[in-house]
Molecule: Bacterial RNase P class A
Organism: Rhodospirillaceae bacterium
RNA sequence: CCAGACGGUCGGAUGGCCGCUCUUCGCAUCGGGGAAACCCGCGGAGGGAGGAAAGUCCGGGCUCCACGGAGACACGGUGCCGGGUAACGCCCGGCGGAGGCGACUCCAGGGAAAGUGCCACAGAAAGCAAACCGCCCUUCGACGCCUCUGGCGCAGAAGGGUAAGGGUGAAAGGGUGCGGUAAGAGCGCACCGCACUGCCGGUAACGGUAGUGGCAGGGCAAACCCCACCGGGAGCAAGACCGAAUAGGGGCGGCAUAGUGGGUUUCGGCCCGCGGAUGGGUUUCCGCAUCGCUGCCCGGGUAGGUCGCGCGAGGCGUCCGGCGACGGACGUCCCAGAUGAAUGGUCAUCACCCGCGCAAGCGGGGACAGAACCCGGCUUACAGACCGUCUGGCAAU
Numbered sequence: 001c002c003a004g005a006c007g008g009u010c011g012g013a014u015g016g017c018c019g020c021u022c023u024u025c026g027c028a029u030c031g032g033g034g035a036a037a038c039c040c041g042c043g044g045a046g047g048g049a050g051g052a053a054a055g056u057c058c059g060g061g062c063u064c065c066a067c068g069g070a071g072a073c074a075c076g077g078u079g080c081c082g083g084g085u086a087a088c089g090c091c092c093g094g095c096g097g098a099g100g101c102g103a104c105u106c107c108a109g110g111g112a113a114a115g116u117g118c119c120a121c122a123g124a125a126a127g128c129a130a131a132c133c134g135c136c137c138u139u140c141g142a143c144g145c146c147u148c149u150g151g152c153g154c155a156g157a158a159g160g161g162u163a164a165g166g167g168u169g170a171a172a173g174g175g176u177g178c179g180g181u182a183a184g185a186g187c188g189c190a191c192c193g194c195a196c197u198g199c200c201g202g203u204a205a206c207g208g209u210a211g212u213g214g215c216a217g218g219g220c221a222a223a224c225c226c227c228a229c230c231g232g233g234a235g236c237a238a239g240a241c242c243g244a245a246u247a248g249g250g251g252c253g254g255c256a257u258a259g260u261g262g263g264u265u266u267c268g269g270c271c272c273g274c275g276g277a278u279g280g281g282u283u284u285c286c287g288c289a290u291c292g293c294u295g296c297c298c299g300g301g302u303a304g305g306u307c308g309c310g311c312g313a314g315g316c317g318u319c320c321g322g323c324g325a326c327g328g329a330c331g332u333c334c335c336a337g338a339u340g341a342a343u344g345g346u347c348a349u350c351a352c353c354c355g356c357g358c359a360a361g362c363g364g365g366g367a368c369a370g371a372a373c374c375c376g377g378c379u380u381a382c383a384g385a386c387c388g389u390c391u392g393g394c395a396a397u
Stems, first nucleotide, its partner, number of pairs: 001393010012350007020048008031040003050368001054379002057377005062235004067287007075231005080094005095109001096107004110226002115224002117220003132166002134162007144152003174192006193215001194213008239307004249298007259274006276291004314333008352365005
């Protein structure tokens, strides 16, 4: 200097004028809107969209729900090991595998010897095997040849052996080499691979090493399945309060129908036990609550206001522990709360980028995109500017 990998920051600044919205303090308490609840004023001070606010994919906080506890099954989710976290399908570190010269990146990463299923086409054959071309052996062997009642023998035919070579395919029954064989084959041997066992290292996933065994049972489980772990429902349009209004509405079904014993009574009823039905996937047991449960159709009222609504698993800084995610201690800060929906308009100067120009300068440009209960993640989009670490290459010293 060029190329690349990983991580991080910004994504305009300042000032004036006019305007919007919230909080807080002070003043005003007249008045306006409205059926009501309730809303609206003036001034000072201070705050006012994001790294993704997006997607709604995960996990929670919070709110409500008569359902709660312990099991089983179904359904859904996750899937190597160890940590982090409130938790997770996230993050960190490691292991194994794949890609890359490398820095690094990626993996829907448990089980195929429990079972079922699939592997199109091509090919002989794609799950218990198999022979298209081929190779070898035996017999016959027209034409032909010879030393001619015989012998040799091409093509070919029949029988047998074979899976080393070739072909097909994504994949063909371990691979390479040597020996052996009629020709071949783990048939035998060496090494690699595979299975089992022992020892060593590591918390573990796993790795290393030694021995035994010729060992053969490909791939797919983002196929069904098996195994391990996790899982109430609904969601801020949750929910609470205030005000106003209405019809405590009507019809057609289904299930249950249911009581019983004791006590008490003012004889209406009440209390206790047993029993029945219902109670957020189904079911069993225990407990609790209620006295009916449930499907469809028609019709009526309110769709107003306030709260929920931001002090948090909070931000920032320093130090300590840890490879790291992260945790702890100390200090410091308060950093939107609208509700048809607030952040705007204008002027000036400067900064950044692009083009032209020797320069002065001139012209142009500015990405993805806007909170609506909040937080931790993941995923997607992003013009341009900058910083750090590392890898590869070239050159010089």